SAH (S-adenosyl-L-homocysteine) riboswitch aptamer from uncultured Lamprocystis sp., 88 nucleotides, folded computationally. Taxonomically the source falls in Lamprocystis (Bacteria, Pseudomonadati, Chromatiales, Chromatiaceae). Model confidence (mean pLDDT): 76 of 100. Its Rfam family is "SAH (S-adenosyl-L-homocysteine) riboswitch aptamer". For this family Rfam cites "Riboswitches that sense S-adenosylhomocysteine and activate genes involved in coenzyme recycling" (Wang et al., Mol Cell, 2008). The family has 52 seed sequences and 1,354 matches in Rfam 15.1. Rfam links the family to the GO terms S-adenosylhomocysteine metabolic process and regulation of gene expression.
[in-house]
RNA sequence: GCCACCGAGGAGCGUUGCGACCUGGGACCUGGCGGUCCCAGGCCAGGCUCGGCGGCCGGGUCGACUCUGACAACGGCGCUCACUCACG
Numbered sequence: 001g002c003c004a005c006c007g008a009g010g011a012g013c014g015u016u017g018c019g020a021c022c023u024g025g026g027a028c029c030u031g032g033c034g035g036u037c038c039c040a041g042g043c044c045a046g047g048c049u050c051g052g053c054g055g056c057c058g059g060g061u062c063g064a065c066u067c068u069g070a071c072a073a074c075g076g077c078g079c080u081c082a083c084u085c086a087c088g
Stems, first nucleotide, its partner, number of pairs: 001056003005052005010081006018047001021042009046074001
């Protein structure tokens, strides 16, 4: 860095719909598997960040152990609830 799983970031309803995903159609590439692009429809506002764990790849670095400290910022629009603070 990539991938998968788990947890957290308070929550509900409605709505639009980018990406991903699913379906259909078309074009191109391929010996084949399969791949790329376009169109339409469906679905869709934790896809993000932090932490834990595992696998793979790469780089750097003496390493291990112990102690101490910190652990958030964000998340379309409308409405509602919860929580905290302040004022009346």